[in-house]
RNA sequence: GUUCAGAGCAUCUAGGGUUCCGGUCUUUGGCGUUGGCGACAGAUUUUUUAAAUCUGUCGCCGAUCACGAAGAUGCCUGGUCCAAGGGAUGCAGUCCGAGCGACACAGUACGCCGACAGGUUGAAUAAAUACAUCUGUCCCCGUUCUGGAGAGUUCGGAUACACGGCGGGAUAAAAGCCCGGGAGGC
Numbered sequence: 001g002u003u004c005a006g007a008g009c010a011u012c013u014a015g016g017g018u019u020c021c022g023g024u025c026u027u028u029g030g031c032g033u034u035g036g037c038g039a040c041a042g043a044u045u046u047u048u049u050a051a052a053u054c055u056g057u058c059g060c061c062g063a064u065c066a067c068g069a070a071g072a073u074g075c076c077u078g079g080u081c082c083a084a085g086g087g088a089u090g091c092a093g094u095c096c097g098a099g100c101g102a103c104a105c106a107g108u109a110c111g112c113c114g115a116c117a118g119g120u121u122g123a124a125u126a127a128a129u130a131c132a133u134c135u136g137u138c139c140c141c142g143u144u145c146u147g148g149a150g151a152g153u154u155c156g157g158a159u160a161c162a163c164g165g166c167g168g169g170a171u172a173a174a175a176g177c178c179c180g181g182g183a184g185g186c
Base pairs, nucleotide, nucleotide: 008091009090010089011088012087015082016081020079021078022076023073024072025071026070027069028068029067032064033063034062035061036060037059038058039057040056041055042054043053044052045051046050093159094158095157096156097155098154099153100152105147106146107145109143110142111141114138115137116136117135118134119133120132161181163184167179168178169177
């Protein structure tokens, strides 16, 4: 210096904060309950005025269960939320091995069509030729077999290792999130 797709998704966890829910605290609203004080009315007792006690109504101050509103609080366990390259599990992907294997390719054998060359027979005819048939070579197509390659697919295996800021960014906010397997270090 280079290579090992050193790559993706889902559900979670460690971790993280505070939009929302819940918790806690403070303030406050009206209702209810209750305590204190005062005013008025009535009743009873005492020697009249008057005083004391009890009951009821009203007003003021205070306490408090539950409910409502506002604010604060994440050094509030939680629910919601965010969440790991160096955490978990699963899926997909990648690589390797083995098997099957479409299509295409090459060769082989056979068949068919055609072209060329040669042989044979051979009408009309003086002859040649057409035509028919056989052999060989080449080519097209089809089928069989073989070969290498091969999209795809099935099964099995592998997918290692891993110190790490400061700072910045997103979101309501923070973080082991993202920048980032970055800078740096070994």
About this RNA
Guanidine-I riboswitch aptamer from a Gammaproteobacteria bacterium, 186 nucleotides, folded computationally. Rfam family: Guanidine-I riboswitch aptamer. Its family is annotated with regulation of gene expression in the Gene Ontology. NCBI's taxonomy places the organism under Bacteria, Pseudomonadati, Pseudomonadota, Gammaproteobacteria.